RNA sequence: CGAGUAGGACGGAUGGUCGCCGGCGCAGAAGUGCGCGGGAGGAAAGUCCGAGCUCCACAGGGCGUGGUGCUGGCCAACGGCCAGUCGGGGCAACCCGAAGGAAAGUGCCACAGAGAGCAGACCGCCGCGGUUCUUCCGCGGUAAGGGUGAAAGGGUGCGGUAAGAGCGCACCGGGGGGUUGGUGACAACUCCCGUCAAGGUAAACCCCACCUGGAGCAAGACCGAAUCGGGGCGUCCCGCUCAGGCGGGCCCGGGUGACCCCCCCGGUUGCCUCGGGUCAGGUCGCUACAGGGCCGUGGCAACACGGCUCCUAGAUGAAUGACCAUCCCCUCCUCGGCGGUGACGCCGGGGAGGUGACAGAACUCGGCUUACGGCCUGGUCGGAGA
Numbered sequence: 001c002g003a004g005u006a007g008g009a010c011g012g013a014u015g016g017u018c019g020c021c022g023g024c025g026c027a028g029a030a031g032u033g034c035g036c037g038g039g040a041g042g043a044a045a046g047u048c049c050g051a052g053c054u055c056c057a058c059a060g061g062g063c064g065u066g067g068u069g070c071u072g073g074c075c076a077a078c079g080g081c082c083a084g085u086c087g088g089g090g091c092a093a094c095c096c097g098a099a100g101g102a103a104a105g106u107g108c109c110a111c112a113g114a115g116a117g118c119a120g121a122c123c124g125c126c127g128c129g130g131u132u133c134u135u136c137c138g139c140g141g142u143a144a145g146g147g148u149g150a151a152a153g154g155g156u157g158c159g160g161u162a163a164g165a166g167c168g169c170a171c172c173g174g175g176g177g178g179u180u181g182g183u184g185a186c187a188a189c190u191c192c193c194g195u196c197a198a199g200g201u202a203a204a205c206c207c208c209a210c211c212u213g214g215a216g217c218a219a220g221a222c223c224g225a226a227u228c229g230g231g232g233c234g235u236c237c238c239g240c241u242c243a244g245g246c247g248g249g250c251c252c253g254g255g256u257g258a259c260c261c262c263c264c265c266g267g268u269u270g271c272c273u274c275g276g277g278u279c280a281g282g283u284c285g286c287u288a289c290a291g292g293g294c295c296g297u298g299g300c301a302a303c304a305c306g307g308c309u310c311c312u313a314g315a316u317g318a319a320u321g322a323c324c325a326u327c328c329c330c331u332c333c334u335c336g337g338c339g340g341u342g343a344c345g346c347c348g349g350g351g352a353g354g355u356g357a358c359a360g361a362a363c364u365c366g367g368c369u370u371a372c373g374g375c376c377u378g379g380u381c382g383g384a385g386a
Stems, first nucleotide, its partner, number of pairs: 001382003005378004010373001012327007020039002023036005041358001045369002048367005053216004060261003066211004070084005085099001086097004100207002105205002107201003122146002124142007154172006173196001174193008220284004224279001228275006234250001236249005251267005291310008328356001329354011
């Protein structure tokens, strides 16, 4: 100096003129006027997760649905984060992982190929026999070599054999046991097994472990306005009571979330159901919190605890904007100076240009993912120079 990699903060400032929204105060009968403060983001985005909150509803149990899936920790929780283990990618710094179970069962592995569940001989190789005798056929053995395929019943080597084969041996791989280290996932070492009784696939169904009501601020609460009809619904039993009525049972109807149990409501002053109709409506919800900042302690870290300090938009067809000036920042061109042994670097001046990236809250918060400008820091690889 270049390339790649992991992270951090910022993402304009000041002044003036005009304009917008909300809060507080003063004046006013009111319209309104004056004054003082405040007014978009790190992603406000995607709507992918989790929660606060609201309603069903006073809401428990079962089943089911759905989610997660290596270990340990953090968190209100999460599919998130931190640290680690194993596997994969990369020369590396680093990055990614849908990372439990195939010996519970059921599926699937197209085509090609001899053969892809309990396999298989196409070309070959070997032995014997026949033969038209450097050719072909038959029988037997074989799975080392070749072919097909994503994948062919472990791999390499030596021995052995008629030729071969875990047939034997060594090592690697696989399965099982032990010792040691570790909280653990696992790791190292060692011993045994050739019956090592094919392999893959669960991002197939499934099994196992843990978690799991639904809907959502267009949730919901209150006020105001408007509001027409059709149909259906105990005959009963028991106890108490003078009666009215009350309680229970059975039956019918309804209430959440596909269902069941429980629970609750109603059975003519009530409930259920079908069809129609109504508001450009108003107020609340609507902003002080798992909140922000700084410091200390503990922890590898995520984070926890403690102390001090701050209060930070609430719009509703949707406010926070426009113009001017100066500075800052960025891009390109150019001039000069300085530092250094050098490769190279730094500073200053002038000119032209730049709506100066991505992009706008709508109940709130914790994450993830995506978009993006220049700057800063750590570490990796390569080049050059002394």
The prediction has a mean pLDDT of 79. The RNA shown here (Bacterial RNase P class A) has 386 nucleotides and comes from a Myxococcota bacterium. Its Rfam family is "Bacterial RNase P class A". By type it is a ribozyme. Of the family's consensus pairs, 98% are formed in the model.